Predicted 3D model of a 74-nucleotide RNA (transfer RNA) from a Pseudomonadales bacterium.
Taxonomically the source falls in Pseudomonadales (Bacteria, Pseudomonadati, Pseudomonadota, Gammaproteobacteria).
Model confidence (mean pLDDT): 81 of 100.
It matches the Rfam family "tRNA". Rfam describes the family as follows. Transfer RNA (tRNA) molecules are approximately 80 nucleotides in length. The family's RNA type in Rfam is transfer RNA.
It was read from a public genome assembly.
[in-house]
């Protein structure tokens, strides 16, 4: 320097062909429970989807720049 892949809650992760209010899993909080923890079992919290724009009635998802990471070429 080209050229593909990936960026979603603390931490993992799903979202079909663009069609909502963004599932769930772990942790986390608070209760039941027990002598106390711990397990379980009920409840609850959090994200507007790297950033910045454009297409569209509608964007996590399409398109563009730009970042951060990974693969690979030179």
């Nucleotide at each position: 320097g080209c050229g593909c892949c990936u960026g979603u809650g603390g931490c993992c992760a799903a979202a079909c062909u663009g069609g909502a209010u963004a599932a769930g899993g772990c942790a986390c909080c608070a209760g039941u429970c027990u002598a106390c923890g711990a397990a379980a079992c009920u409840g609850g919290c959090g994200a507007c989807u790297a950033c910045a724009g454009g297409u569209u009635c509608g964007a996590g998802u399409c398109c563009u720049g730009u970042c951060a990471g990974g693969c690979g070429c030179g």